Context: one part of a larger RNA
Molecule: large-subunit ribosomal RNA, domain IV
Organism: Chitinophagaceae bacterium
RNA sequence: UCAUGGCUAAGGAACUCGGCAAAUUAAUCCUGUAACUUCGGGAGAAGGGAUGCCUAAUUUCUAGCAAUAGAGAAAGGUCGCAGAGAAAUGGCCCAGGCGACUGUUUAACAAAAACACAUGGCUUUGCGAAAUCGCAAGAUGAAGUAUAAGGCCUGACACCUGCCCGGUGCUGGAAGGUUAAGGGGGGAUGUUAGUGGGGUAACCUGCGAAGCAUUGAACUGAAGCCCCAGUAAACGGCGGCCGUAACUAUAACGGUCCUAAGGUAGCGAAAUUCCUUGUCGGGUAAGUUCCGACCUGCACGAAUGGUGUAACGAUCUGGGCGCUGUCUCAGCCAUGAGCUCG
Numbered sequence: 001u002c003a004u005g006g007c008u009a010a011g012g013a014a015c016u017c018g019g020c021a022a023a024u025u026a027a028u029c030c031u032g033u034a035a036c037u038u039c040g041g042g043a044g045a046a047g048g049g050a051u052g053c054c055u056a057a058u059u060u061c062u063a064g065c066a067a068u069a070g071a072g073a074a075a076g077g078u079c080g081c082a083g084a085g086a087a088a089u090g091g092c093c094c095a096g097g098c099g100a101c102u103g104u105u106u107a108a109c110a111a112a113a114a115c116a117c118a119u120g121g122c123u124u125u126g127c128g129a130a131a132u133c134g135c136a137a138g139a140u141g142a143a144g145u146a147u148a149a150g151g152c153c154u155g156a157c158a159c160c161u162g163c164c165c166g167g168u169g170c171u172g173g174a175a176g177g178u179u180a181a182g183g184g185g186g187g188a189u190g191u192u193a194g195u196g197g198g199g200u201a202a203c204c205u206g207c208g209a210a211g212c213a214u215u216g217a218a219c220u221g222a223a224g225c226c227c228c229a230g231u232a233a234a235c236g237g238c239g240g241c242c243g244u245a246a247c248u249a250u251a252a253c254g255g256u257c258c259u260a261a262g263g264u265a266g267c268g269a270a271a272u273u274c275c276u277u278g279u280c281g282g283g284u285a286a287g288u289u290c291c292g293a294c295c296u297g298c299a300c301g302a303a304u305g306g307u308g309u310a311a312c313g314a315u316c317u318g319g320g321c322g323c324u325g326u327c328u329c330a331g332c333c334a335u336g337a338g339c340u341c342g
Base pairs, nucleotide, nucleotide: 001337002336003335004334005333006332007331008330010328011327014326019323027051028050029049030048031047036041038156052078053077054076055075058073059072060071061070062069063068079083091321092320093319094318095317096316097315098313099312103115104114120153121152122151123150124149125148131140132139133138157308158307159306160305162238163237164236167235168234169231170230171229172228173227176226177225178224182220183219187215188214189213190212191211194207195206196205197204198203239257240256241255242254243253266300267297278294279293280292281291282290
C1' cells in the first nucleotide's frame, strides 16, 4: 500500500448520479394495529410492553387409579450498567409509474416495464379433419372429434371498446371486359405437273392445279386480374381555412373547401410534450426530479386495446422516520498478501 474484518468523540446523508456500501431492525409471549380492499387481504401494518435467578404456601393444565411427575400463571424476594445479557435471527412508512398475480429469460455485461399466464376475441378444421414433417409409405394432430384441434391478436378483475370498407388483404359472386396451352383454320409465302407473252434462235418475262413445306387472321378458350358485394378484436386510417356574443377575451353558432371517414368515451407536459426547468398549487431555507391540477395533445386514445384497480415485485421514480465512518476528517486494532527495509 492492498484485501478482509472490528471499533470510534461531536455531527448524522453534509457523501454521491443515486444512502452505493455499511449500520439499524431481528427471538418468544402479551398488547395494539390505518387508508384502501376483489372482504381473502392489507398485517409481523405501524406502535407499545415483558423476558435472569430464588421461593414455603396458593392456583391452572397435562399424564396417572393413586402416590406422584412435568409444564405454566400470579404473587413475593433477590443481583447487575445491562436478563431474547453471546451467536444466529425482518429496518419501517408515505406517494407515483409499469406489469394483475406465482412463474420464464440473454449458460459467461441486461431478471426487467421483456416472455409466459388464466381471461377475451377473430379465424381455419366434419374426421382418411385442418395444420405440420416426409420423395413416398407413413407419422404427429389423436387412440382426440367443434365444450375438440391448429393459427393470429389481447393479457387477472372492474367500467368500456366509438367512426371509416376509399387503398391493401381476406371471403363470397358471377353478367360483362381481358386471357394461356389447346381447338380452329380464312389467308399468305416457297416448291412445280402444266401453261401464257416476247424473240429466227440462244434466251427474257409471267400465270400456276394437286401435294408437300413454312407461316398463320377471325372465332373458341379456365383460374387470375378488371368488375360487384361483404369484412376493421383484418393491415390500417380517423382534416383545413374564415367569420361570429353589448369591455376584452373566447366562440355554444355560421360559412366554405376537401375526405372512405374526419378522434367518440376516457386520459393528457404522460415510459408519449419539441418549444420546456410550460403555468398554477404542494413538499424544501433553496426542487431541471417528484406529487396534484390546467390543456396550447410539435406527435395520447380505445384488444397494435383505453381508463381505473386491492394484492404482488431482488422492478423504476420522489419523499419521510430510524440508522449509521457515505461524509465533515480522519484515527486505531486484528488477520492475510505483494513490495521495501532489517